[in-house]
Molecule: Bacterial RNase P class A
Organism: Thermoanaerobaculia bacterium
Order: sequence, then structure tokens, then C1' cells
RNA sequence: GAAGUGGAUCGGAGAAUCGCCGCGCUGAAAGGCGUGGAGGAAAGUCCGAACUCCCACGGGCAGCAGGCUGGCUAACGGCCAGGCGUGGCGACACGACGGAAAGUGCAACAGAAAACAAACCGCCGACCGGUCUCGCAAGAGGCCGAGGUAAGGGUGAAAUGGUGCGGUAAGAGCGCACCGCGUUCCGCGUGAGCGGUGACGGCAUGGCAAACCCCCUGCGGAGCAAGACCAAAUAGGGACGCGAUGGAACCGCCCGUUACCGUUUGAGCGUCCGGGUAGGUUGCUCGACCGCCGCGGCAACGCGAGCGGCAGAUGAAUGAUUCUCGCCCCCGCAAGGGGGAGACAAAAUUCGGCUUACAGAUCCACUUCACGC
Repeated sequence: GAAGUGGAUCGGAGAAUCGCCGCGCUGAAAGGCGUGGAGGAAAGUCCGAACUCCCACGGGCAGCAGGCUGGCUAACGGCCAGGCGUGGCGACACGACGGAAAGUGCAACAGAAAACAAACCGCCGACCGGUCUCGCAAGAGGCCGAGGUAAGGGUGAAAUGGUGCGGUAAGAGCGCACCGCGUUCCGCGUGAGCGGUGACGGCAUGGCAAACCCCCUGCGGAGCAAGACCAAAUAGGGACGCGAUGGAACCGCCCGUUACCGUUUGAGCGUCCGGGUAGGUUGCUCGACCGCCGCGGCAACGCGAGCGGCAGAUGAAUGAUUCUCGCCCCCGCAAGGGGGAGACAAAAUUCGGCUUACAGAUCCACUUCACGC
């Protein structure tokens, strides 16, 4: 210098004017003054909790979720550290990473054969049967049948470990050496595991559990529109008192009352009580909180009488305009002048995570290659 890997941070600053929401002070009120007012994801609502109400003896079945090891945490399906596997030259990335030796099942197409494995091509003719040729004979050779063979070819995602030597009719862990594998022993590690020119075993048990299933662990439901309190109007309900009349077709409304209906088995009126609706208050924002610093820990994280920070709306505030600076481009030696851009998105009970979106800018650590010293 080029190409990359991992991580962290910011994502405008200040001022003026006009508005909006909360709180405090002031004022009889209108208002005035002061002060606070979105995010790294406030988002998706995917996990885990706090809090609240409902349910709930105990045990089991079913169902759902999780599944390498150690740690962190209030908890988690999250995080940190590690192991193993896969990919990458590497920094690193990714992993649905318990069990296939309980049982059931599945494997399209291709292929002879897909599991108590299997002879399509190829290779073989030792053994067995038949036949022909040669030979005096012993026997040799050819063909056919029955057969042997998992070395080689071919099919497939996958075909019973690999290389070599021996061996054989040809072959084959059939035998041996090395590699691999399994069991065991020893050493290291808390552990997952790792290492060994230790011992034993020719190698057994093919693959799929993101098929059923088996094993281990966990799991009651609803959610701040939870829940609590105050409480109109109207219509039901109840108690007490008064009590003989009350309602009413038609009509825009009112009065009247004659059909009709109710009523001393109490209509109707008055007072009071209770549930509940609208509405209001509360829950409600200082909490397993966040940042910095110090100490402990590789880290996640923990500890601290250290420092600083934290909105609370509810047909739902957090906005608009202008100026200066900052950023980018052009002109200019310079002073300066002109022009331009600004993403994703916005609280709604709170907190810990995960995931997803994001114009642009900055920083740190590391890797590979090239060049120079």
C1' cells in the first nucleotide's frame, strides 16, 4: 500500500421567536416566572421476569418447549469461556451438538443389489458333473453346466475402512505391517474432552430421530384495556312513609280525557340504601434501573456510605421558522464567496435479552499478500 476479519461509538452543536405536555412557585381568575420533555433501535411482540387478578390437595397421562461442557444471572430458548464438527491460506464464521446396540418405519431416480446385503460387466475353473481333442499311459487343453469371487468397472446422497506385501484358481482382514476404528489402561483437565511406539480386538454395530419413538430437564391461565378507589343522568332492585287514582290512542308540542290498560292483592308520589354505566382518581414511573470511576474475575458478571443521570401523555405533548458553527462540492494564493445533503424511525406499566431496519461518519484490535529498511 492492497484485500479482508472481529469489535466499539456517534448518528449534529448553539442561540432567538412562536407553540404543545408534565411539575414547582405566584395569582381571585386570566395569566406570569422557573424547570424537565424520545431511541439505538422507542419497532417486531419472539423469549425470560417483576407486578396484578383468577385458578390451584397430591400423583399420573396427554400436550408444548429445551437438549455438548463449565460458568454468569432474579430468570431465560440470553450472555461469557471452553470442547468437538464443518467452512476459510488466515484473522475468523457457522452448528436443530442426547440416543440408530429398545422397538416401529423410511430411502425418489438410477442401479444386479438399499440391509440377516447384493453377481450387471469383469475376473476364475481349484473342487463337482457332462462332452470333445491330444497322449501308450499318467495327464494336459477346449466347451457346457453347476459354481467361486466384493480386487477392477459401472449406478447412487449412501454399496461393509484405507495403503502395501504375502496369499490364492481368482479373490477376500484370509494372514501380516502401517494408518484408521472399538474396548480398556495410564497421564492431563472441574468437565465436555485431549494425549500415549501401553494392552487387547481383524473390525463387530451402514444412513436418517429437521420420521414416530426413547431418555433427561422445564411448563396453570390472563394481562396495566391487569387490578384498586370515587361516582352522575337514565332504567331495573330493596327499605320506610304518604297514598286513590295513574298511564294513554290521535298530534310538531302542550293541555284535556272518552275508547283502552294498570291499580286498595297498593297504582302512583317522596326520602333513603345497594349494585353498576359514563366520567374521574390511582396503578404511574427511583427501579433485580442506566452511565462513569475504583476493586475482584480471561470474560459474561459481581462488589462499592464514590460521582452523575432518569419523559409520563391518554382523539395521546416532545413541533415550526430563522441565524451562526460543523459536514460535502465549486471558485479563489488568501481573506472570503456561491451551492448542497442529513438515514431508519418515534415512548404508552416496568426491566433483562433476541431479531429486524438504518444516509453518513469515526476509532480500536487482528489476518493475508506485495514492496522498502